[in-house]
This record gives sequence, structure tokens and C1' cells, in this order.
RNA sequence: UGGGGCGUCGCCAAGCGGUAAGGCACCGGUUUUUGGUACCGGCAUUCCCAGGUUCGAAUCCUGGCUUCUCAG
Repeated sequence: UGGGGCGUCGCCAAGCGGUAAGGCACCGGUUUUUGGUACCGGCAUUCCCAGGUUCGAAUCCUGGCUUCUCAG
């Protein structure tokens, strides 16, 4: 420098055009002498960034950025 892949909550991770599941962690509450366990509730208005298409975009298109990988 060129080809390909990945980017979603603090971490892991679903999602396949119709307002983002789940687990762990975290924060409340109940229980407990305390801790832990258990149970209930909360936790993404912005899905790497900027544009575009569309009535509607995490999802499709374009250009960037990060990271992994292949070739030189």
C1' cells in the first nucleotide's frame, strides 16, 4: 500500500428494514445478626463516526476511523 473480516450497555452477546433480547457486573428493595444465596425491580432517547436511500435504518449504500487477518 492492496484484499477480506469485526465494531451493539462496564464485559460477553442476540438482532437479517417496523421504536435494541439475554447473561455477568452495577444500583435499589425484600429476606438474613452480618456477608453470601434466593426473589422483585432498575439499567442503551445517541448501536464506532459523518453523510445518503427510505414513510421508517443497528440493519441497505458511500466515505472515514479502530482492530484482526491475508498478500506484497
Transfer RNA from Pseudorhizobium pelagicum, 72 nucleotides, folded computationally. The RNAcentral record of the sequence draws on Rfam. The organism belongs to Pseudorhizobium, within Bacteria. Its Rfam family is "tRNA". Rfam classes the family as a transfer RNA.